[in-house]
């Protein structure tokens, strides 16, 4: 200097003039404080909360899936195995079981778990040609080393053996298994000690953990009204407990309708600092310091000056801890690759 990788910040600032929303002071005018996001989207997880007459078992169902840690929790993060991709820094992974069982696997090929199509090799033929040696037809046994098909074709590769071959027998190497090094463990080191029939489970399944259910338009108070109207139905019965059984409640259940108004509603699993302990990291502990939207037709604009990298995505509606999707700007690196100097 040019291509890459990883990270975490910032989301404009002062100033001056009008405008808006809440909470405190105030008889009032007014004053004072404070006022949208890293994603506030998505509505794809997990939770606080709060109701369902107890909401207990089981089945169906749902979710996850390699090991360990953190975390309230999780499908998340960290860090490690193992295995893809890149020269590399790195970055990804829907990473448990095919010997519990079913299913599937176009087309091609002779056969996809089985199986001979052309080869190879022995035997027989009063069979053809031939000078012989051997060739061609039939028949019959063997073979799966060889050569077509295929993504794959009874582990690979040489070498001996054999009529011809075949793990048949040797050495070499691959798979599982077993013994064994070393890890908390996922795995991993050696052995020749035993085995040798594809692939798929983001097919049904099995295996291990895990889950009540419905949601802030949840729910509470008050009113309207202890009011109206339907439906079942009398205990062998009816209704609640998300679907089914069991068990359990209740004795009348249940449905429809009637909403201006308070609340919930914002002190939190918060938020900021710190070369502070601990830990390789997430992350936890300590100490200080801090109060920062609660709106309900629904708030933060509009003007001018300078600075300036900031001119993009973009606007809370109970509230938090991920992930995924949009997107302007700057930075850093003790990190890769290449080039040129020195």
């Nucleotide at each position: 200097c040019g291509a890459g990788g990883u990270g975490a910040c910032c989301a404009g600032g002062c100033g001056a003039u009008c405008g808006c929303g809440u909470g405190c002071c105030g008889a009032a005018a007014g004053g004072u404080a404070u006022g949208a996001g890293g994603a506030a989207a998505g509505u794809c997880c997990g939770a606080g909360c709060a109701c369902c007459g107890c909401a207990g078992g089981g089945c169906a169902g749902g979710g996850u899936g390699c090991c360990g840690g953190c975390u309230a929790a999780c499908g998340g993060c960290c860090g490690g195995u193992g295995g893809a991709g890149g020269c590399g820094a790195c970055u990804c992974c829907a990473a448990g079981g095919a010997g519990a069982g079913u299913g599937c696997a176009a087309c091609a090929g002779a056969g996809a778990u089985a199986u001979a199509c052309c080869g190879c090799c022995c035997c027989g033929g009063c069979g053809g040609c031939g000078a012989a040696a051997g060739c061609c037809c039939c028949g019959g046994a063997g073979u799966a080393a060889g050569g077509a098909u295929g993504g794959a074709a009874a582990g690979g590769c040489g070498a001996g053996g054999u009529a011809a071959g075949a793990g048949c027998u040797c050495a070499c190497c691959c798979a599982c298994g077993g013994c064994u090094u070393g890890g908390c463990g996922a795995c991993u080191u050696g052995u020749c000690c035993g085995u040798g029939c594809u692939g798929u489970a983001a097919a049904c399944c099995c295996c291990a953990c895990c889950c009540g259910g419905u949601g802030c338009a949840a729910g509470a108070u008050g009113g309207u009204a202890u009011g109206a109207g339907g439906a079942c139905a009398c205990a062998u019965g009816c209704g609640g407990c998300g679907g089914c059984c069991c068990g359990u409640c209740g004795c009348g259940u249940c449905c429809u309708u009637g909403c201006a108004a308070u609340c919930g509603c914002u002190c939190g699993a918060g938020c900021c600092u710190g070369c502070g302990c601990g830990g390789u990291a997430a992350c936890g502990c300590c100490a200080g310091g801090u109060c920062u939207g609660g709106a309900u037709a629904g708030a933060u604009g509009a003007u001018c000056g300078c600075c300036c990298a900031a001119u993009a995505c973009a606007g809370a509606a109970c509230u938090c801890g991920g992930c995924u999707u949009a997107u302007g700007g700057g930075c850093a690196c003790g990190c890769u690759c290449g080039c040129a100097u020195u």
Bacterial RNase P class A from a bacterium, 342 nucleotides, folded computationally. A source record names the gene rnpB. RNAcentral holds the sequence, with entries from ENA. Rfam family: Bacterial RNase P class A. By type it is a ribozyme. Gene Ontology terms of the family: ribonuclease P activity, dimeric ribonuclease P complex and tRNA processing.